[in-house]
RNA sequence: GCCGCCCUAGCUCAGUUGGUAGAGCAGCCGCCUUGUAAGCGGCAGGUCAUCGGUUCGAGUCCGAUGGGCGGCU
Numbered sequence: 001g002c003c004g005c006c007c008u009a010g011c012u013c014a015g016u017u018g019g020u021a022g023a024g025c026a027g028c029c030g031c032c033u034u035g036u037a038a039g040c041g042g043c044a045g046g047u048c049a050u051c052g053g054u055u056c057g058a059g060u061c062c063g064a065u066g067g068g069c070g071g072c073u
């Protein structure tokens, strides 16, 4: 230099054919327990890397930029 893949909650990751963003763990509250852990129930937590485009509508499609990983030369 060229090619491919990835970027979504604090962390690890889903998200189908474009149609109101989710799970587990962690956090907080409650139940249970003599008490703690475990278990059970609930709550909160999001600029979907950034910018632009397409569209009635974008996490999803297109382009550019940034970051990460791998391959080729």
Base pairs, nucleotide, nucleotide: 001072002071003070004069005068006067007066010025011024012023013022019056027043028042029041030040031039049065050064051063052062053061
This is a predicted structure of a 73-nucleotide RNA (transfer RNA) from a Patescibacteria group bacterium. Model confidence (mean pLDDT): 80 of 100. Rfam family: tRNA. The family's RNA type in Rfam is transfer RNA. The source organism's lineage runs through Bacteria and Bacteria candidate phyla. It was read from a public genome assembly.